[in-house]
């Protein structure tokens, strides 16, 4: 230098192909219930605007382009 894959709450991850209601789940954290107490368990809550920017569209995490970060391969 060229090609491919990936970046989504504190952490992990689904959704992307096939655009459409409030971005879903697990875990962690906080509160309540349960217990003599603890653990487990149950219920609830806060936390994202999807790596950044631009474009297309009535509408973008999802499509297109550029940039950036990480990984793999080739030279």
């Nucleotide at each position: 230098g060229g090609g491919c894959c990936g970046g989504u709450g504190g952490u992990c991850u689904a959704g992307c192909c096939u655009g459409g209601u409030u971005a879903g789940g697990a875990u962690a954290c906080c509160g309540c219930c349960u217990u003599g107490a603890c653990a487990u368990g149950g219920c609830g809550g806060g936390g994202g605007u999807c790596a950044g920017g631009a474009g297309u569209u009535c509408g973008a995490a999802u499509c297109u382009c550029c940039u950036u970060c990480g990984g793999c391969c080739c030279a």
Transfer RNA from a Thermoproteota archaeon, 75 nucleotides, folded computationally. RNAcentral holds the sequence, with entries from ENA. Model confidence (mean pLDDT): 82 of 100. Taxonomically the source falls in Thermoproteota (Archaea, Thermoproteati). Its Rfam family is "tRNA". Rfam describes the family as follows. Transfer RNA (tRNA) molecules are approximately 80 nucleotides in length.